RNA sequence: GGCCUCAUAGCUCAGGGGAUAGAGCACCGCUCUCCUAAAGCGGGUGUCGCAGGUUCGAAUCCUGCUGGGGCCA
Numbered sequence: 001g002g003c004c005u006c007a008u009a010g011c012u013c014a015g016g017g018g019a020u021a022g023a024g025c026a027c028c029g030c031u032c033u034c035c036u037a038a039a040g041c042g043g044g045u046g047u048c049g050c051a052g053g054u055u056c057g058a059a060u061c062c063u064g065c066u067g068g069g070g071c072c073a
Stems, first nucleotide, its partner, number of pairs: 001072007010025004018056001027043005049065005
C1' cells in the first nucleotide's frame, strides 16, 4: 500500500429499512434486616464511532474518514 471484518447501555452481545432501540450480567432506588448478604419490587443509565449521501422513513443501504482485529505484498 491492497483486501476482508468489527464499532449499538458500564461489560458481553441481539436487532440487516417501518418508526417508543433491546437481552443477560453489572449498577441505582425502595422493602426486609441490628448491619451486610440473599430475596422481592421498581429504574435503561444510549447523539447506535464520525461526516456526508439515498429514502416518505436509516442503528440497518451507499461513500469517505477514524479506531480495533486479520490476510496478502
Molecule: transfer RNA
Organism: Nocardiopsis ansamitocini